[in-house]
Formats: sequence, structure tokens, C1' cells
RNA sequence: GCGCUAGUGGUCCAAUGGCUAAGACUUGAGCUUCCCAAGCUCACUAUCCGGGUUCGAGUCCCGGCUGGCGCA
Repeated sequence: GCGCUAGUGGUCCAAUGGCUAAGACUUGAGCUUCCCAAGCUCACUAUCCGGGUUCGAGUCCCGGCUGGCGCA
């Protein structure tokens, strides 16, 4: 340099173009308990960036950035 692939809360991971972006863990608060643990309830936090297509984009298209793999 070229090709392929991935990027979503603090972490992991879902989501046929119809979403109010699901779930688990973590964290915080409450309930419970003599205390702890466990359990239950609630809360906070996310689509890598910029454009395009579309009634509607996390998803499709283009460009860029970063990681991984391969080729040279």
C1' cells in the first nucleotide's frame, strides 16, 4: 500500500429498516436481616466520527478514524 472484518452504557452482549436501543454483570439507593451474605425492587449510564438514501438508519451506501486478520 491492497483486501477482509469489527466498533453499541464502566464491562460483556442482543436488536428482519419500525426502537420508548433488550439482557447480564458492575455501581448507587431502598426493602429484608441483630450484622454480613444471599434475595427482591428501583435508578444512573450507550449506537466511533462526518455525509447520503429512506416516511423511518444501530442496521443500507460513501468517506474518515481505531483495533484485529491476511497479502505484498